[in-house]
RNA sequence: ACUCAACUUCGGGGCAGGGUGUAAAUCCCGACCGGCGGUGAUAAGGCAAUCGCCUUUUAGUCCGUGACCCGCAUAAGCAUUACUCGUGCGUGCGGUGGAUCUGGUGCAAAUCCAGAGCCGACAGUAAUAGUCUGGAUGGGAGAAGUUCGAG
Numbered sequence: 001a002c003u004c005a006a007c008u009u010c011g012g013g014g015c016a017g018g019g020u021g022u023a024a025a026u027c028c029c030g031a032c033c034g035g036c037g038g039u040g041a042u043a044a045g046g047c048a049a050u051c052g053c054c055u056u057u058u059a060g061u062c063c064g065u066g067a068c069c070c071g072c073a074u075a076a077g078c079a080u081u082a083c084u085c086g087u088g089c090g091u092g093c094g095g096u097g098g099a100u101c102u103g104g105u106g107c108a109a110a111u112c113c114a115g116a117g118c119c120g121a122c123a124g125u126a127a128u129a130g131u132c133u134g135g136a137u138g139g140g141a142g143a144a145g146u147u148c149g150a151g
Base pairs, nucleotide, nucleotide: 002151003150004149005147006146007145008144009143010142017029018028019027031131032130033120034119035065036064037063038062043056044055045054046053047052060118061117069095070094071093072092073091074090077089078088079087080086100116101115102114103113104112122134123133124132
């Protein structure tokens, strides 16, 4: 330094103002928001001095991925049960799951600059929800770290 193991901590933002209406943060005008990893021609700093190199940093809509939901399996464990079976939780695997163009610069643009678009689980609701309430003081992609732990 790397790999592995155990553990610890962290790990999501957003309808202002107005219209209609008995009723809408759900409709209409308008406003606002953008998880995680990767890529990366951005930006800043440093080194070096033709060339270049290093650090940090740059995508909601490019690749992958998480939460929700569905299916199958399920050793140990938890709940239910007198026991078994079964069921639920959990776990593993799989599936479903949204959205970008135009112009500019340039050797090169899906990421830069400009402009105009577009997208956003499920359940609930006095009225249809990316933004309210709820499952959720949950889960989580992952991030950082600790170990007289192992290799």
Molecule: FMN riboswitch aptamer (RFN element)
Organism: Shouchella clausii KSM-K16